[in-house]
RNA sequence: GGGCCUGUAGCUCAGUCGGUUAGAGCACCGUGCUGAUAACGCGGGGGUCCGUGGUUCGAGUCCACGCAGGCCCA
Numbered sequence: 001g002g003g004c005c006u007g008u009a010g011c012u013c014a015g016u017c018g019g020u021u022a023g024a025g026c027a028c029c030g031u032g033c034u035g036a037u038a039a040c041g042c043g044g045g046g047g048u049c050c051g052u053g054g055u056u057c058g059a060g061u062c063c064a065c066g067c068a069g070g071c072c073c074a
Stems, first nucleotide, its partner, number of pairs: 001073007010026004019057001028044005050066005
């Protein structure tokens, strides 16, 4: 330098043919239970969907250019 893949909650990851409210598990907070802790039950908080621009009535999803990380080739 070229090609490919990944980027969504604190962490690990889903997300249908683009469709109107973005989710799960774990973690965190509160609470129930217990002599107490763990486990378990119930409730709750938490998101610039990497960035900018574009297409579209509508973008996490499609396109372009960047950024970060990884793999391969030279």